[in-house]
Molecule: c-di-GMP-I riboswitch aptamer
Organism: Sulfurovum sp.
RNA sequence: AUAACCUACAGCUAAACUAUUUGUGAAAAUAGGGCAGAAAGCUUACAGGUCUUCUUUACUUUUAAAGACAGACGGCUGGGUUACGUAA
Numbered sequence: 001a002u003a004a005c006c007u008a009c010a011g012c013u014a015a016a017c018u019a020u021u022u023g024u025g026a027a028a029a030u031a032g033g034g035c036a037g038a039a040a041g042c043u044u045a046c047a048g049g050u051c052u053u054c055u056u057u058a059c060u061u062u063u064a065a066a067g068a069c070a071g072a073c074g075g076c077u078g079g080g081u082u083a084c085g086u087a088a
Base pairs, nucleotide, nucleotide: 004086005085012037013036017032018031019030020029021028022027035075041081042080043079046078047077048076049073050072051071052070053068054067055066056065057064058063
């Protein structure tokens, strides 16, 4: 430097759930918590996916379809990009 992640150490992140706050909502922030993660770092103005809101149409019960440079999720998947540890 390249490629890889069997094992271990140090360090890092933090699911569900609980409390408080924010938001119409999906969700988010903080504290507790710890299921997991070798990129569970960043990127949704790279692509797909799921969800929410609004609009339109059909139906008339809330359900389906379409649209939005309207949003949420990078801990849904792939891609891009940067980085830590390590047997070999």